[in-house]
RNA sequence: GGGUUGAAUUGGCAAAUCCGCCGUGAGGCGGAGACGCAAAGCCUCCGGUCUCUAGCGACAAGCUGAGAUAGCGGGGUUGCCGGC
Numbered sequence: 001g002g003g004u005u006g007a008a009u010u011g012g013c014a015a016a017u018c019c020g021c022c023g024u025g026a027g028g029c030g031g032a033g034a035c036g037c038a039a040a041g042c043c044u045c046c047g048g049u050c051u052c053u054a055g056c057g058a059c060a061a062g063c064u065g066a067g068a069u070a071g072c073g074g075g076g077u078u079g080c081c082g083g084c
Stems, first nucleotide, its partner, number of pairs: 003084004012037002017032006035071001041077003045074003048069005054064003
C1' cells in the first nucleotide's frame, strides 16, 4: 500500500417520543433523549415508499411535474481503530 473482516479499545452518529423554529405536506433544523448503526460520513444515478395549496382526470384510480426519504435497498465516492 492492497484485499478481507468486526472479538476488543478509544472516540463517533442518534430511532421513537417531547419542546422550539421552518415547510401546504412528506419532512427538515436546533435542544433533550437512545432504538439501533462499522460507513446511521457524503452524493438522488437506478428501483421502492411517501408528499403536494401543481397539471390532466371524476373529488377516485392512474399519469405528468415538483419534492421527501442516503436510518428502504442497490450504486458511486471518501474514511477511523483493530484482527487476518